Molecule: transfer RNA
Organism: Candidatus Woesearchaeota archaeon CG10_big_fil_rev_8_21_14_0_10_45_16
RNA sequence: GCCCCGGUGGCUUAGCGGUUAGAGCGGAUGGCUGUUAACCAUCAGGUCGUCAGUUCAAAUCUGACCCGGGGCG
Repeated sequence: GCCCCGGUGGCUUAGCGGUUAGAGCGGAUGGCUGUUAACCAUCAGGUCGUCAGUUCAAAUCUGACCCGGGGCG
């Protein structure tokens, strides 16, 4: 330098043009318990790496760039 894969709550991740962006772990509150843990219930937390573009509509498609991983030279 070129090619491929990935970037979504604190962490791990689902999503593949239109339904409220869901889930697990973690966190908070309450219940239960002699207490803790476990268990049960409820809640908070995301504008999808950045900037443009296409579209009536973009996490999703296109381009450039940034970051991480891998391959080739």